[in-house]
RNA sequence: CACUGAAAAAGGCAAACUCACUGAAAGGUGAGGACGCAAAGCCACCGGUCUAAGGAACCCAACGCAGGGUUCUACGAUAGCGGGGCCGCCAGA
Numbered sequence: 001c002a003c004u005g006a007a008a009a010a011g012g013c014a015a016a017c018u019c020a021c022u023g024a025a026a027g028g029u030g031a032g033g034a035c036g037c038a039a040a041g042c043c044a045c046c047g048g049u050c051u052a053a054g055g056a057a058c059c060c061a062a063c064g065c066a067g068g069g070u071u072c073u074a075c076g077a078u079a080g081c082g083g084g085g086c087c088g089c090c091a092g093a
Stems, first nucleotide, its partner, number of pairs: 003092003012037002017032006035080001041086003045083003048078003054073007
C1' cells in the first nucleotide's frame, strides 16, 4: 500500500416509535430511544425510489376577478436503495 472482517480491544453511529422545531410535501434538525451498521463517515455524479410548492396540459365551474379536479414535471428529498468518488479506527483468523 492492497485485500479480508473470524476472534478481540478502544471507541463510534442510531431504525421504528415519542416529543419539540422546521418544510407545501417528501423529508430534515434537536432530545429521548436502539432495529441494526466495519464505513450507518462525507459527496446527489449515474440509476432507482419518495414528494409535487412552482410550472405545463386537460376537465368542471365561471365568463369581471377569484375557484375546484386529474395527469405530467425536481430546480426538492433519500448517502440506512444500489453503483461511483473522497477520507478513515482496530485486527490479520
This is a predicted structure of a 93-nucleotide RNA (c-di-GMP-I riboswitch aptamer) from Wenzhouxiangella sp. XN24. Of the family's consensus pairs, 100% are formed in the model. It matches the Rfam family "c-di-GMP-I riboswitch aptamer". About the family: GEMM was predicted in a large-scale screen for bacterial structured RNA regulatory elements.